[in-house]
């Protein structure tokens, strides 16, 4: 480093406008997907700063700091911890 299991946090079940599907029976409830609005979140990945390491060059390097990426019920995801194989 891989692979099993068990832990794993933070934010809207936002609004608008369309498309399927179901239900319902005259516009009702739901689910899903798209396209836009403003608001949030940092813990996947990305970058940004350096306190340290390092004589020096190199070079390594955060859980800080950006929010492009992706996220804001649950369910996936999930840094990172823990035990077992390799």
């Nucleotide at each position: 480093c891989u692979c099993g299991c068990g832990g794993g946090a933070g934010a809207g079940a936002u609004c608008g406008g369309g498309g399927u599907c179901a239900u319902g029976g005259u516009u009702u409830u739901g689910a899903u997907c798209c396209c836009g609005g403003a608001g949030c979140c940092g813990a996947a990945g990305g970058c940004g700063c350096a306190a340290c390491c390092g004589c020096c060059c190199c070079g390594g390097a955060a859980a800080c700091g950006c929010u492009c990426a992706g996220g804001c019920a649950a369910a996936a995801g999930g840094a990172c911890c823990g035990c077992g194989a390799g």
Molecule: Glycine riboswitch aptamer
Organism: uncultured Brevundimonas sp.